The prediction has a mean pLDDT of 76.
Bacterial RNase P class A, 342 nucleotides, folded computationally.
Its Rfam family is "Bacterial RNase P class A". The family's RNA type in Rfam is ribozyme. Rfam describes the family as follows. Ribonuclease P (RNase P) is a ubiquitous endoribonuclease, found in archaea, bacteria and eukarya as well as chloroplasts and mitochondria. Gene Ontology terms of the family: tRNA processing, ribonuclease P activity and dimeric ribonuclease P complex.
Of the family's consensus pairs, 98% are formed in the model.
The sequence was found by an Rfam model in a public genome assembly.

[in-house]
RNA sequence: GGAGUCCAAGAGACAACCGCUGGAUUCCAGAGGAAAGUCCGGGCAGCACAGGAUACGGUAGUUUCUAACGGAAACCGUUCGCGAGAAUAGGGAAAGUACCACAGAGACAAUACCGCUAGGGCGUUUAUGGCGUUCGAGUAAGGGUGAAAAGAGUAAGGUAAGAGCUUACAGUGUGUCAUGGUGACAUGAGACAGGGGCAAACCCUACCGGCUGCAAGGAGUGCUAGAUACCUUGAUCCGAGGAUGCACGUUUACCGCUAGAGCGUUGGAGCAAUUCAAGGCCUAGAUAGAUGGUUGUCGGCUUGCAAGAGCUACAGAACCCGGCUUAUUUUGGGCUCAUCAA
Numbered sequence: 001g002g003a004g005u006c007c008a009a010g011a012g013a014c015a016a017c018c019g020c021u022g023g024a025u026u027c028c029a030g031a032g033g034a035a036a037g038u039c040c041g042g043g044c045a046g047c048a049c050a051g052g053a054u055a056c057g058g059u060a061g062u063u064u065c066u067a068a069c070g071g072a073a074a075c076c077g078u079u080c081g082c083g084a085g086a087a088u089a090g091g092g093a094a095a096g097u098a099c100c101a102c103a104g105a106g107a108c109a110a111u112a113c114c115g116c117u118a119g120g121g122c123g124u125u126u127a128u129g130g131c132g133u134u135c136g137a138g139u140a141a142g143g144g145u146g147a148a149a150a151g152a153g154u155a156a157g158g159u160a161a162g163a164g165c166u167u168a169c170a171g172u173g174u175g176u177c178a179u180g181g182u183g184a185c186a187u188g189a190g191a192c193a194g195g196g197g198c199a200a201a202c203c204c205u206a207c208c209g210g211c212u213g214c215a216a217g218g219a220g221u222g223c224u225a226g227a228u229a230c231c232u233u234g235a236u237c238c239g240a241g242g243a244u245g246c247a248c249g250u251u252u253a254c255c256g257c258u259a260g261a262g263c264g265u266u267g268g269a270g271c272a273a274u275u276c277a278a279g280g281c282c283u284a285g286a287u288a289g290a291u292g293g294u295u296g297u298c299g300g301c302u303u304g305c306a307a308g309a310g311c312u313a314c315a316g317a318a319c320c321c322g323g324c325u326u327a328u329u330u331u332g333g334g335c336u337c338a339u340c341a342a
Stems, first nucleotide, its partner, number of pairs: 002337009012298007020030004032314001036325002039323005044213004051238004056209005061075005076090001077088004091204002096202002099197002113143002115139003119135006153169005172193003176189005217255002220248004230242004262281002265278005299312005
């Protein structure tokens, strides 16, 4: 110098003039890392003074973090990669049902296509041998089809020919024991068993889930009627609540609406996510919707000897927050691999 992989940070700055919005009273502040998608989780408000069950939906290795999550961190297993690393469809197939195209004889109590073995018949032949053909029997080691085919291999014995049929060595699954680990698991020993895959198919197990949503809500009071009816509470049931009628009031405006599970610094604990303690800071609240325009200097990138010229991405708050996913640009750092030179 090249190829790759992982992590982190930024998204222009300053000044002047002009123009807006909020707060103040002559000053201060004013659109992001994703504000986007609306995919998850909550805060908050209402049903309601507190729900229960069924159905339905979601999640799924272990431990920890968090308000919580389908999120984060670390670790374990499996797969991919020479490697740094990446992905994760990660509980149960020994309860049942379903599915596995095409090819192939046959796709799970599935099967004998080509073969192999001994026997019978016929033909040929000098011949009872050999060869061809046919019939039933045995076989599933060899070959073919396929992603996958009778325990998963190698070797030996055995057999008419073969087969875990038997043995030795290795291998798969499920328990048990020992050691290490919080655990998922790892290593070792030995026992038992032997019909594949698939649950991101139905199903089983464990855990979680009330709903509607800022267009939520903020306004009710009195009288009358009242039931088993009717209405509200996502579906159904139980439960709970209730004038749905009349009279008065409210409706605009305004509140909700921004001081927060907030941001920063230092120190402690922890591998880390994070947490504890101390101190500091206040950083939009619009409502047809403000957060801008011009000029100059500087920053970054490209090009150029220089002067100079060009470019400066994706994109715009709407109750708030934590994640995930997607769009886009620049910079820095760690590590891996091959080659070359010293």